[in-house]
RNA sequence: UCUUAUCGAGAUGGGCGGAGGGAACGGCCCCGUGAAGCCCGGCAACCGGAUCAGGCAAUAUUCUUGCUUGAUCGUUGGUGCCAAAUCCGACAGGUCGUCAGACCUGAAAGAUGAGA
Numbered sequence: 001u002c003u004u005a006u007c008g009a010g011a012u013g014g015g016c017g018g019a020g021g022g023a024a025c026g027g028c029c030c031c032g033u034g035a036a037g038c039c040c041g042g043c044a045a046c047c048g049g050a051u052c053a054g055g056c057a058a059u060a061u062u063c064u065u066g067c068u069u070g071a072u073c074g075u076u077g078g079u080g081c082c083a084a085a086u087c088c089g090a091c092a093g094g095u096c097g098u099c100a101g102a103c104c105u106g107a108a109a110g111a112u113g114a115g116a
Stems, first nucleotide, its partner, number of pairs: 001116007013040004020030003025089003041082003046078002049073010086109001091106006
C1' cells in the first nucleotide's frame, strides 16, 4: 500500500509521572479533585486454543485423519481496547420545517484484527 470483517456493548481501579489530551479541520468536551506516557489491574473474543454439533474428503470403512461451518468457553498464547456512538459534524441523497435547523440513509476519512 491492497483485500476483507467489525466499529451505539464492555473495562474506565491502583502506583509512578507532572501538563497536556480527545487522528487531522470546525465544533464541543476531558484535565492539578492530576493530562500524555510507563507499570500493574481490568474488558473483549479478531487470530490461536479447548469442547460440542453439522457438512465435505481420504489410502479410514465399527473406532481414524484432514478441511470447513456454527455454537459455547476465556485459558498458557499473538494483538487490541479501558470519557463522551469512531464525542459530533464535515461530502452526497432523502424527509420534515416556523427557513433557524432537526432527523434518516449512504459515502469519505479513521481505528482494530486477519490475509496479501

This is a predicted structure of a 116-nucleotide RNA (SAM riboswitch aptamer (S box leader)) from a soil metagenome.
Its mean pLDDT, the model's own confidence on a scale to 100, is 80.
Its Rfam family is "SAM riboswitch aptamer (S box leader)". From the family's description: The SAM riboswitch is found upstream of a number of genes which code for proteins involved in methionine or cysteine biosynthesis in Gram-positive bacteria.
The RNAcentral record of the sequence draws on MGnify.